[in-house]
RNA sequence: AGAGUUUGAUCCUGGCUCAGGACGAACGCUGGCGGCGCGCCUAACACAUGCAAGUCGAACGAGAGAGAGGGAGCUUGCUUCCUCAAUCGAGCGGCGAACGGGUGAGUAACGCGUGAGGAACCUGCCUCAAAGAGGGGGACAACAGUUGGAAACGACUGCUAAUACCGCAUAAGCCCACGGCUCGGCAUCGAGCAGAGGGAAAAGGAGCAAUCCGCUUUGAGAUGGCCUCGCGUCCGAUUAGCUAGUUGGUGAGGUAAUGGCCCACCAAGGCGACGAUCGGUAGCCGGACUGAGAGGUUGAACGGCCACAUUGGGACUGAGACACGGCCCAGACUCCUACGGGAGGCAGCAGUGGGGAAUAUUGCACAAUGGGGGAAACCCUGAUGCAGCGACGCCGCGUGGAGGAAGAAGGUCUUCGGAUUGUAAACUCCUGUUGUUGAGGAAGAUAAUGACGGUACUCAACAAGGAAGUGACGGCUAACUACGUGCCAGCAGCCGCGGUAAAACGUAGGUCACAAGCGUUGUCCGGAAUUACUGGGUGUAAAGGGAGCGCAGGCGGGCGAUCAAGUUGGAAGUGAAAUCCAUGGGCUCAACCCAUGAACUGCUUUCAAAACUGAUUGUCUUGAGUAGUGCAGAGGUAGGCGGAAUUCCCGGUGUAGCGGUGGAAUGCGUAGAUAUCGGGAGGAACACCAGUGGCGAAGGCGGCCUACUGGGCACCAACUGACGCUGAGGCUCGAAAGUGUGGGUAGCAAACAGGAUUAGAUACCCUGGUAGUCCACGCCGUAAACGAUGGGCACUAGGUGCAGCGGGUGUCGACCCCUGCUGUGCCGUAGUUAACGCAUUAAGUGCCCCGCCUGGGGAGUACGGUCGCAAGGCUGAAACUCAAAGGAAUUGACGGGGGCCCGCACAAGCGGUGGAGCAUGUGGUUUAAUUCGAUGCAACGCGAGGAACCUUACCCGGGUUUGAACUACUGGGGACCGGUACAGAGAUGUACCCUUCCCUUCGGGGACUCCAGAAGAGGUGCUGCAUGGCUGUCGUCAGCUCGUGCCGUGAGGUGUUGGGUUAAGUCCCGCAACGAGCGCAACCCCUGCCCCUAGUUACCAGCGGAUUAUGCCGGGGACUUUAGGGGGACUGCCGGCGCCAAGCCGGAGGAAGGUGGGGACGACGUCAAGUCAUCAUGGCCUUUAUGUCCAGGGCUACACACGUGCUACAAUGGACGGUACAGAGGGUUGCAAACCCGUGAGGGGGAGCCAAUCCCAUAAAGCCGUCCCUAGUUCGGAUUGCAGUCUGCAACUCGACUGCAUGAAGUUGGAAUCGCUAGUAAUCGCGUAUCAGAACGACGCGGUGAAUACGUUCCCGGGCCUUGUACACACCGCCCGUCACAUCACGAAAGUCGGUUGCACCAGAAGCCAGUGGGCCAACCCUUCGGGGAGGCAGCUGUCGAAGGUGUGAUUGGCGAUUGGGGUGAAGUCGUAACAAGGU
Repeated sequence: AGAGUUUGAUCCUGGCUCAGGACGAACGCUGGCGGCGCGCCUAACACAUGCAAGUCGAACGAGAGAGAGGGAGCUUGCUUCCUCAAUCGAGCGGCGAACGGGUGAGUAACGCGUGAGGAACCUGCCUCAAAGAGGGGGACAACAGUUGGAAACGACUGCUAAUACCGCAUAAGCCCACGGCUCGGCAUCGAGCAGAGGGAAAAGGAGCAAUCCGCUUUGAGAUGGCCUCGCGUCCGAUUAGCUAGUUGGUGAGGUAAUGGCCCACCAAGGCGACGAUCGGUAGCCGGACUGAGAGGUUGAACGGCCACAUUGGGACUGAGACACGGCCCAGACUCCUACGGGAGGCAGCAGUGGGGAAUAUUGCACAAUGGGGGAAACCCUGAUGCAGCGACGCCGCGUGGAGGAAGAAGGUCUUCGGAUUGUAAACUCCUGUUGUUGAGGAAGAUAAUGACGGUACUCAACAAGGAAGUGACGGCUAACUACGUGCCAGCAGCCGCGGUAAAACGUAGGUCACAAGCGUUGUCCGGAAUUACUGGGUGUAAAGGGAGCGCAGGCGGGCGAUCAAGUUGGAAGUGAAAUCCAUGGGCUCAACCCAUGAACUGCUUUCAAAACUGAUUGUCUUGAGUAGUGCAGAGGUAGGCGGAAUUCCCGGUGUAGCGGUGGAAUGCGUAGAUAUCGGGAGGAACACCAGUGGCGAAGGCGGCCUACUGGGCACCAACUGACGCUGAGGCUCGAAAGUGUGGGUAGCAAACAGGAUUAGAUACCCUGGUAGUCCACGCCGUAAACGAUGGGCACUAGGUGCAGCGGGUGUCGACCCCUGCUGUGCCGUAGUUAACGCAUUAAGUGCCCCGCCUGGGGAGUACGGUCGCAAGGCUGAAACUCAAAGGAAUUGACGGGGGCCCGCACAAGCGGUGGAGCAUGUGGUUUAAUUCGAUGCAACGCGAGGAACCUUACCCGGGUUUGAACUACUGGGGACCGGUACAGAGAUGUACCCUUCCCUUCGGGGACUCCAGAAGAGGUGCUGCAUGGCUGUCGUCAGCUCGUGCCGUGAGGUGUUGGGUUAAGUCCCGCAACGAGCGCAACCCCUGCCCCUAGUUACCAGCGGAUUAUGCCGGGGACUUUAGGGGGACUGCCGGCGCCAAGCCGGAGGAAGGUGGGGACGACGUCAAGUCAUCAUGGCCUUUAUGUCCAGGGCUACACACGUGCUACAAUGGACGGUACAGAGGGUUGCAAACCCGUGAGGGGGAGCCAAUCCCAUAAAGCCGUCCCUAGUUCGGAUUGCAGUCUGCAACUCGACUGCAUGAAGUUGGAAUCGCUAGUAAUCGCGUAUCAGAACGACGCGGUGAAUACGUUCCCGGGCCUUGUACACACCGCCCGUCACAUCACGAAAGUCGGUUGCACCAGAAGCCAGUGGGCCAACCCUUCGGGGAGGCAGCUGUCGAAGGUGUGAUUGGCGAUUGGGGUGAAGUCGUAACAAGGU
């Protein structure tokens, strides 16, 4: 510090996710030791048991009393008495119990933090200082007696002490009121001095004593507390108004003290958008975690403060409490009970139950530190110090070290060679951290005292002995293979893996990471600049308010002066300690601990500065405004006027249609329409002018005239003197539609009706037609209210239009030219932007103010509020769900987008297919099997160029198992080979015959063969979606790319686009491109003309010979021809067209003319195209079978459907007779002549030929004749019968052919569809491969030999450019909504059940206060001693007052029949809305 994820790819926006750190954690697996820490986050739920606050006999009176001394009695070891008395100890009294310890429920508050103030206060114990303690009195516990009660606990009578209680005396201080003086301050006031008046004190104990401890009063201090104030302190406005002791005053009261704290009276205030009130949540802080920081989150442990102690209320005591282990009352709960009444409060330490994912021992000790009491000894102390449990966290250590290659065994993988585990182990040597055993043994303790603890630590002995796991290994992210599984099981933080070769599941081996831990889950921060102060945005990604006016607020021109709030600097105080950081030190190190320093970014006070902001004040004119003079304009409102057109009415002319559409129909019309002429009525809108022209804030504004009226611009520079900008709330305006009332209604026209279209058509089209559109007055308040761009000011190159006004020059005439301001457009530099684009009218550069945004969906929905007559508007969530949604641009593909151009693509023609019969292939069906593959074009006379057996892969049956064929090896036998007979369907089996290999050192070795064994063979078994190779197709279409350069952030573009041209990315020109490659073309072959060379088997002109005749012979090299070589054609020449050119058109010459004709040749790529059955091959499967051998059957089946062909339907024909002319091939297991036989297929025969020699081999159509005469025929030949031929081991299933006989369908073929542009179509025959035989197929060959093409609108396919796109598996794409089913969360809902809370009323405990006090009372006073007074108590009354009750509201939650939409789901249903002009 970043990374993954939207796309085919790119840039951006934007969310989601990950890597880091942390934890009072929990869970899973695992677990050796020690140190230091930490340990109920949930039920502030309920608690058994024990302990957690006592102490003082030196305050006091009883009591008990070890022991000691003395006395008496006597049973001389007992009883009793006196004195002393340690010690114990209930009670009275003092101090403490308000600390310490726990918890975080409540609290949004002066509660906390920080800083001030108290001149408005208190403070026990402690310290210092000053002054004192004289003399009296009366009680109450304990105790004794009586008595009530189950108990708890009382009641009455009597006795008694004090450091308990109460008067009196004294008063340096002190308190109260009064006046005087001196100072001070901060307003009220404060301090000091002296005066006179009034008032208030005390206690003793110990000791032989000194003395000590206490007591009273006062002052000061210290400590602790109380009160007040400035600032800070969570969320919600779907909480906007709150408040009656409320705000203030005066006067009483109360308190330690100020104060509405409380009360009486008076006034009517106080708080609030700088967020009152209300609701929700929460103890606050030092700090902790994280972060670069700013921040964000948090408040366990430690420390400070606060609050609470079963819930609520209350006071008492006291220096201090409204009191955790005190009291009273009320409520709930638990316990005891004799039923009458009582007792209790673990949020102290342990512990129990419960809750929960989850959190410890009913331990030891007061030895240390500290606390309470005491003079002290000492006692108490679950504070504390320690121990126990828990890997809960942090830190440290160990599980061994060195050597050790036969790289052992085993495991795993393997290309079978090996690799890896791996120096790892074994083995040898060594060590003792830890461990075990034994011995010694601290510090903590300044004299004594040690729970921890025989602990830490030290020493010795022993022995490698007891001590490693967890997670991961597709990318992010370090680490890979095998097997299993087969969209199953499963994984997953995100992207995503798994459908038979899974590095992603499970297991194993290996590897990586961390390590006594490792993973997972949860939470927080980070990354996230993803709430942006530091540090974001708003034209199109989310986001500018529809527009203006304007209160508050924010911001604000020039020059002076003053102040010092902000600001800056210095100083002072504070910012507790701990923590963090630095340095040093102590535990062996570290964690941990100690010390010192720094820091604590803050707050307060003070001194100073005066630039900037601010405040006050003076002044200025440039911002702003006013006045004046002109100007333009659909700016607004009201009234009036006008013509054209539509419709309607009346009348005339006139006759059969009109109207409407893609085509029609509905509709109108003989009752006279449409058309046309004249007259009239009424409403609405204003053609031309008209223009990226004008005006207005926006919405918006358009005939003409008049009235009223708003704003703008230019000029001028007289006036004011910053008067300005923006603007939350607020107010006003605000298209269309809609709405209310009343009018109006010509045209148009939602709804509606009818007619069409259609599968349907609640639409698009047509005919009608009502609201509405118009007017007046109201309402609504929204729009893609858009420049998708808030307003203002300033600055920053230009060029060029338009509108308005002005200046200069100029002619004085309009122009033209230069120039200033305002408005409105286009282009463009810098700059900016993700890009597109914007660019003085900014989306540039700055400042000021406002609105708004923070992933998509749910949703602008629900609920609440508010506005509205309603429709609805404004405000505006959540649950749930997804990993994207989106912007701009790129390359493709596509379009019922556009342009240009090709092709037998259409058109123009010729002939077919589709109908028939047959052949053949396929589907389907059948079958034991009908083997397998090919399936739109691009499968279907295809693999197959040839299934009777074989082929053959299929079926049935019979055999066989190292095998039919291949390669090695081991052991044994033997030559091998060959032949005969028998059984059998055969394979095969049995028996027999024949044969006796080569080399040799004589040991043996080699080749071949049989048997056995072990490696391994074999497979037309599967996967063409694991592959190679080959092939088809787009397409012989003209395209596909690269290097360098340039452009772009980038994908990518350019080149390759453009203008011409071509069959062609063919060529030319132009151009930020210049070149190049694969394709095109050419080079190759055949063919067309000529020449040269060479002639045998070919040829034969001339010469000669022979024959009935024939190159038959001699000969020839001319011709034809053969096969080698060469020439020829290149737009080369001429003319025209073309900007030049490329080229095109025409012409000449030429056998051939513009690639002459044909072939071979197939770019980058597409289709997971085809082929595992040509072959090869990975993986899987099989191994007495899915291999192999044999016989028979099947591949040839047959209701049917399709493809490809053949033959026909006839006269351009058929039949018969005669007769002519090819080319290219094949031939020795072959072609076979002549001749003979047969009607024929063919047979006999065998000359010749390994071929320009011989043979196949007569070419046919054609031509010359004859018959047929339009018919199911002299057409057509299927089918069937009989008889044959040939091949072959064998023609039954299942061959071809021949003869005779038979003589089916069919009379030119529906929708639809195919081929062909010239030697082509059509038509005619011939040959070959395969092959024993078996072509109507395939591949070749020649003969005869046409028609038509205007043209590119349309169909199909293709190429280039451009455009749109929501497509990229690319239109066979994408995608929307209803319905049906399942499921999830949410809203509404009659109601119902809770929580919280306001108000009103009732009743009112305890208690304080007030009143009363007839009953009762020791202290003081008076007294006549009876009593009275002062003072007090009980009781009673009143105010207040908790829980409670009643009523009525508010608010919040649970459940809820039913209901509403929403989300998500597999391949459901219906349509086709959107994306292309998406077909309106």